RNA sequence: GUUUAUCCGAUAGCGCCCGAACCGGCCCUGUCACUCAGGCAGGCUGGUUGACGAGGAAGGGGUUAAUCGAAGUUUUCGGCGGAUGCCCCUCGGUGGCCCACCACCGUGAGGACGCCUUCAAAUCCGGAGAGCAAUCUCCGGGACAAAGAGGCGCCUGGUUGGGAGC
Numbered sequence: 001g002u003u004u005a006u007c008c009g010a011u012a013g014c015g016c017c018c019g020a021a022c023c024g025g026c027c028c029u030g031u032c033a034c035u036c037a038g039g040c041a042g043g044c045u046g047g048u049u050g051a052c053g054a055g056g057a058a059g060g061g062g063u064u065a066a067u068c069g070a071a072g073u074u075u076u077c078g079g080c081g082g083a084u085g086c087c088c089c090u091c092g093g094u095g096g097c098c099c100a101c102c103a104c105c106g107u108g109a110g111g112a113c114g115c116c117u118u119c120a121a122a123u124c125c126g127g128a129g130a131g132c133a134a135u136c137u138c139c140g141g142g143a144c145a146a147a148g149a150g151g152c153g154c155c156u157g158g159u160u161g162g163g164a165g166c
Stems, first nucleotide, its partner, number of pairs: 014081004019077001020049007028042005052069003058090006091106005097163004101158001110156002113153006124141007
């Protein structure tokens, strides 16, 4: 590295990394110094970092710069893959009975406006643990969003075709 089996775990704002930054090793190279220790640059090698949560799934296919805010004197840089976004089809709901088409949506199933309610984690502070280190994991404390969701009010939504019923 590959294959098989078993067990455990995870399943997405999620995963990864040949760039980059940072850490360790060598008893390698150059240079400074030259008594030594050492400094600087490079090479090889092994590691570390590389997005903080909220929201988001009828089924199939296609597609890729797929929503919202928080933080911030450095990388939340740069890149790859995926993805609940978007488009099409099907199914389903609403538009006061049915079908078609049209529009808007997705089972809490139309849209606009106003008011009310509701919601985070990291950062930060304190502590524990792992590692030589870069750094990582965990516990406790207190705080702060937006989109969205819910409630109420109000306005609004097919002057379409066919049918049923009266």